[in-house]
Context: one part of a larger RNA
Molecule: small-subunit ribosomal RNA, 5' domain
Organism: Gammaproteobacteria bacterium
C1' cells in the first nucleotide's frame, strides 16, 4: 500500500446495495415458527341458518329440534426425514476429485392386468371410579379409504424337473514323454562264488595248486538289459458332480377401497332411493423412467520423532447369520496374519469444498455472507413408525439442570424468528405480510408457512450525492507575523446578482399481477347436447413494502464539515509558553532559556461524511 463480519477516539446530512455474537454447543421468562384433509369415517361441543316454543321492551332473550353452512374432540390419510439454526465433535471414504458395482427410491411420468365377495374390532359417545394435576381405569354401543380372513393374478416371489451355454472339480480309459523302483516289487537272462565231477607237471598227498565241465545250488549296494509296476506331466475323447445364465414345463406363496360429479329406471309438490352405466380422483400388483439416497475403490486434504513400534475381530479363508445391498457388519471353525521412517501408533489443533483477501506471479493466509457435501440438537445410550430418521419443535431409559405438587406425583429443552440474563473491545425489532417466489395438506375455494418478501436499528462496509454558483480590493475590520516600511488570513468575508439538487412541504403516480374464481366460444372423451380435460375469449377482483420508485407544486443560501498531521522518512513553517521538567515518540530521536519534534496559537499540508488509532493477514 492493500485489506477487515472488526473494535475505540472524535465527528457526523442524505440515498442505493450489502453485512451485523468472531467470545459461554452458557442459561433462557413470554409469543410465534407444521400442519392439512368434512370429495376417507362416526358424528354435533361452538358460531352461523332452517322449524317448533316459551318470554315479552316488538324485535330481543331463553328452550328444544334439524347435520343444511360449516366444525371443537376423535378414528383415519399425506406431511411433521423439506425448509430453518449451529460448527460441539471429527485428520476421517468426512471433504474434494475420478471411478465402480452388490442395491432400495413415497409422491411424480410411461407400459400392462386388475379393483369380486366377506368378517369381528377400537375410539369418540354413554355409564361408572381414581387423582392436586399430568392423567388414567372398567363396562357398554358405533363407522370408515382402519384392521382381518377368503377369491382371482400371464407378469412378481420361492422350489423342482428337462434341455442350451458358460465355467470349475472329480473319476476312470486310450496315445505319449520325463522319472523312481537299498532298505520298502517280481519274472527271466546275464555275469560272479561254492560244491560235485574230470584231468594235471608240481607239493606238505583221504589233502593242497591249476584248469575244465550242455553237473548242481545260490548270493547280490552288480547290469545305463528286458518286461511289469508306481509317480508328474502333456494331448485327445468321455461321464459324474457343481455353480451361473437362458428358455420351457410343473407346483408353492403373495394384492386392492373407496369418494365426487353425471345419465337412466322407479317414486315424489320439491325432493329422494336402490341397482345399473360413465367420466375423475383414488386404490392394488408389476415392468420402466425419472429423481432422491445407501455403498465400495485410486488419488489429494495441518503440525509434532523430545510419538517408534501399533494390532487380537486384529489380517485372511470355510461355513452360517444379518442388511434394501457387497462386506469381520456378526458369529463357529481354521491359518498367523496386517499396518510401519513413502512416518504406522500416540499427542496437539481444525468441519470440508467452490470461494475470499494479497501478489507481477510462484506462493502466503482465510473458510462470515451467498452455494455444495458433512456432523449435531440440554449431556449419554436405545429402538419403534415409516419409501426416508435411529428423527432440533417425536417416543424409552439415565444424568445433570429448571419449574409445578394436595409431597403421593408430574412437566420442561431457542445451536428456529424475536427477545432476556451472563461472558466480552464487540454485533440489531419480544416488527408487517403470505401480495410475489418457493413448501405441506387440500378435486379445489383455501388453510398453514418467523422459510421467503419487506420494514425497523447501527458510518460496519461499498458506492453515489450534497454542504452552494458567478461577481467582490477600499485587498475592510479583527487574528496572526514584523526588520515597524509592511505582509498573510484573502476573493476569504460583507456587498451585489443568480440557482434550489438533497432534506422540508403540496398534489399526481408506474413496475413488482400472474393466475385462481365466474359467464361464452371451440376442440377431446363419450351413446351423450352430461360430468371431465385442454385452448380462446370476456367480466371480476387479489400488494405486507407504502405518506413505494418517478413526477410535480411552494419557500427561502435557506437545515448540513471534520478529522489526522506539518524534524527527516513525509506534502506541510512560525511565534509564544515550557526548560532533561512537563511532555512526546512507528524508527531515527527531541525537551538541560532562542524547541519547525513538548503545550497553545496563526499559517499550512493530507484525506473528506469521515478521519485517526489499535488488532490481524498478504
Nucleotide at each position: 500500500g492493500a485489506u477487515u463480519g472488526a473494535a475505540c477516539g472524535c465527528u457526523g446530512g442524505c440515498g442505493g446495495c450489502a453485512u451485523g455474537c468472531u467470545u459461554a454447543a452458557c442459561a433462557c421468562a413470554u409469543g410465534c415458527a407444521a400442519g392439512u384433509c368434512g370429495a376417507a369415517c362416526g358424528g354435533u361441543a361452538a358460531c352461523g341458518c332452517g322449524a317448533g316454543g316459551a318470554g315479552c321492551u316488538u324485535g330481543c332473550u331463553c328452550c328444544u329440534u334439524g347435520g343444511c353452512g360449516a366444525c371443537g374432540a376423535g378414528u383415519g390419510g399425506c406431511g411433521g426425514a423439506c425448509g430453518g439454526g449451529u460448527g460441539a465433535g471429527u485428520a476421517a471414504c468426512g471433504c474434494g476429485u475420478a471411478g465402480g458395482a452388490a442395491u432400495c427410491u413415497g409422491c411424480c411420468c410411461g407400459g400392462u392386468a386388475g379393483c369380486g365377495g366377506g368378517g369381528g374390532a377400537c375410539a369418540a359417545c354413554u355409564c361408572g371410579g381414581g387423582g392436586a394435576a399430568a392423567c388414567u381405569c372398567g363396562a357398554g354401543c358405533u363407522a370408515a379409504u382402519a384392521c382381518c380372513g377368503c377369491a382371482u393374478a400371464c407378469g412378481c416371489c420361492c422350489c423342482u424337473c428337462a434341455c442350451c451355454u458358460a465355467g470349475a472339480a472329480u473319476u476312470g480309459a486310450g496315445c505319449g514323454u520325463u522319472u523312481u523302483c537299498a532298505a520298502a516289487c517280481a519274472g527271466c537272462c546275464c555275469c560272479g562264488a561254492g560244491c560235485g565231477g574230470c584231468c594235471g607237471a608240481c607239493c606238505u598227498a583221504u589233502g593242497g595248486c591249476g584248469g575244465c565241465c550242455u553237473g548242481u545250488u545260490u548270493a547280490g549296494c552288480g547290469g545305463c538289459g528286458c518286461u511289469g509296476a508306481g509317480a508328474a506331466u502333456g494331448c485327445u475323447g468321455a461321464a459324474u458332480u457343481c455353480u451361473a445364465g437362458g428358455u420351457g414345463a410343473g407346483g408353492g406363496g403373495g394384492a386392492a377401497a373407496g369418494a365426487u360429479g353425471g345419465c337412466c329406471u322407479c317414486u315424489u309438490c320439491a325432493u329422494g332411493a336402490a341397482a345399473g352405466c360413465u367420466a375423475u380422483c383414488a386404490c392394488u400388483a408389476u415392468c420402466g423412467g425419472a429423481u432422491g439416497a445407501g455403498c465400495c475403490u485410486g488419488c489429494g486434504u495441518c503440525g509434532g520423532a523430545u510419538u517408534a513400534g501399533c494390532u487380537a475381530g486384529a489380517u485372511g479363508g470355510u461355513a452360517g447369520g444379518g442388511u434394501a445391498a457387497a462386506g469381520g457388519c456378526c458369529u463357529a471353525c481354521c491359518a498367523u496374519g496386517g499396518c510401519g521412517a513413502c512416518g504406522a501408533u500416540c499427542c496437539g489443533u481444525a468441519g470440508c469444498u467452490g470461494u475470499u483477501c494479497u501478489g507481477a506471479g510462484a506462493g502466503g493466509a482465510a473458510g462470515a455472507u451467498c452455494a455444495g457435501c458433512c456432523a449435531c440438537a440440554c449431556u449419554g445410550g436405545g429402538a419403534c413408525u415409516g419409501a426416508g430418521a435411529c428423527a432440533c419443535g417425536g417416543c424409552c431409559c439415565a444424568g445433570a439442570c429448571u419449574c409445578c405438587u394436595a409431597c403421593g406425583g408430574g412437566a420442561g429443552g431457542c445451536a428456529g424468528c424475536a427477545g432476556u440474563g451472563g461472558g466480552g473491545a464487540a454485533u440489531a425489532u419480544u416488527g408487517g405480510a403470505c401480495a410475489a417466489u418457493g413448501g405441506g395438506c387440500g378435486c379445489a375455494a383455501g388453510c398453514c408457512u418467523g422459510a421467503u418478501c419487506c420494514a425497523g436499528c447501527a458510518a460496519u462496509g461499498c458506492c453515489g450525492c450534497g454542504u452552494g454558483u458567478g461577481u467582490g480590493a477600499a485587498g475592510a475590520a479583527g487574528g496572526c507575523c514584523u526588520g515597524c516600511g509592511g505582509g498573510u488570513u484573502g476573493u476569504a468575508a460583507a456587498g451585489c446578482a443568480c440557482u434550489u439538487u438533497c432534506a422540508a412541504u403540496u398534489g399526481g403516480g408506474a413496475a413488482g399481477a400472474a393466475a385462481a374464481g365466474c359467464g361464452g366460444g371451440c376442440g377431446g372423451u363419450u351413446a351423450a347436447u352430461a360430468c371431465c380435460c385442454g385452448c380462446c375469449u370476456g367480466u371480476c377482483u387479489u400488494g405486507a413494502c407504502g405518506u413505494u420508485a418517478c413526477c410535480u407544486u411552494u419557500a427561502g443560501a435557506a437545515g448540513a464539515a471534520g478529522c489526522a498531521c506539518c524534524g527527516g522518512c513525509u506534502a506541510a513553517c512560525u511565534c509564544c509558553g515550557u526548560g532533561c521538567c512537563a511532555g512526546c515518540a512507528g524508527c531515527c530521536g527531541c525537551g538541560g532559556u532562542a524547541a519547525u519534534a513538548c503545550g497553545g496559537a496563526g499559517g499550512g499540508u493530507g484525506c473528506a461524511a469521515g478521519c485517526g488509532u489499535u488488532a490481524a493477514u498478504c